[in-house]
């Protein structure tokens, strides 16, 4: 230089007009009222795939059945995540990867050769027996009554996991019909407690159709949190103590925008340069809330390996 391998931040910025969202102050005409400030999408805010708060159902029950993970060793609230490490396997190298428990429980299962891959058969030469693969060699194959492989095969073994999911789940609250019919049921228990089946605990006087008849939705959970930054100590890291400091969207049919000017990057072209002109500016869209994974996506930076040329 040219191929490669691994890592990190950035994810467009500022101005003016115009709009939207909740909040605060403030105003009177007290209402879907007005005016004013400061705020106002993401690294994935996406898959919902795994772990986790949180919340309800016996604070979660017992067996069977089911999923899930598997060197070792740390980390973390946990986790299928991370970090270190040893082995395998890939790679010349930096490096990548894991389909890394157990075949002395029990069942299965083996291409091709080969008589025969398991209740073993009985090929070929030799030996031997009253008689028989009864012995030996030899031949095939990784492997021949001796025992191997294989658990991305049932299956064991060891850890874990109950079950729904913010439409949970508290409360205020409008209207009607506590009316008809018809069936079933009240210790001979309907129904109901959202669990694959039993069991077992709990509530327990209503349930199911039928034809009618009626509504209005408010608030709380809801964003102060395993937070976020900046020093600092310990750890090979992952992570984690310790001072400081910030407060950082909360809609509900769902606000987070539009335009117009300027500057940023990229790309193309022109030019000797300074700069001129054109284009382009990705994925994308919060809904209870964190920790991961994974998937889309436009630029920048590092660092390392291997060749090759100069020096």
């Nucleotide at each position: 230089a040219a191929a490669g391998c691994a890592g990190g931040c950035c994810g467009c910025c500022c101005u003016a007009u115009c709009g939207c969202g909740g909040u605060g102050a403030c105003c009177c005409u007290u209402g879907c009222g007005g005016u004013u400030a400061a705020c106002g999408a993401g690294g994935a805010a996406a898959g919902u795939c795994c772990g986790g708060a949180c919340a309800c159902c016996a604070c979660a029950g017992u067996g069977c059945g089911g999923c899930a993970u598997a060197g070792c060793g740390g980390g973390u609230a946990a986790c299928g995540c991370c970090c270190g490490u040893c082995c395998g396997u890939c790679g010349a190298a930096a490096g990548a990867u894991g389909c890394g428990g157990a075949c002395c429980a029990g069942u299965g299962c083996a291409a091709c050769a080969g008589a025969a891959a398991g209740u073993a058969u009985g090929u070929a030469c030799a030996g031997g027996u009253a008689a028989g693969g009864c012995u030996g060699u030899a031949g095939u194959g990784a492997a021949a009554c001796c025992a191997g492989g294989u658990a991305a095969a049932c299956u064991c073994u060891a850890u874990g996991c109950g079950g729904u999911g913010a439409a949970a789940c508290g409360u205020c609250a409008u209207g009607u019909a506590a009316a008809u019919c018809g069936g079933u049921g009240u210790u001979c228990g309907a129904g109901g407690g959202c669990u694959g089946c039993a069991c077992g605990c709990c509530c327990g006087a209503g349930c199911c159709g039928a034809a009618g008849g009626g509504u209005a939705g408010g608030c709380g959970g809801u964003u102060c949190g395993a937070g976020c930054c900046u020093u600092u100590g310990g750890g090979c890291a992952a992570c984690u103590g310790a001072a400081g400091g910030c407060c950082u969207a909360g809609a509900u049919a769902a606000a987070u925008g539009a335009u117009a000017g300027g500057g940023a990057c990229c790309u193309c072209g022109c030019g000797a340069a300074a700069g001129c002109g054109a284009g382009g500016c990705a994925c994308a869209g919060a809904a209870u809330c964190c920790g991961g994974c994974u998937u889309a996506u436009g630029g920048c930076c590092u660092g390392c390996u291997u060749u090759u040329a100069u020096u």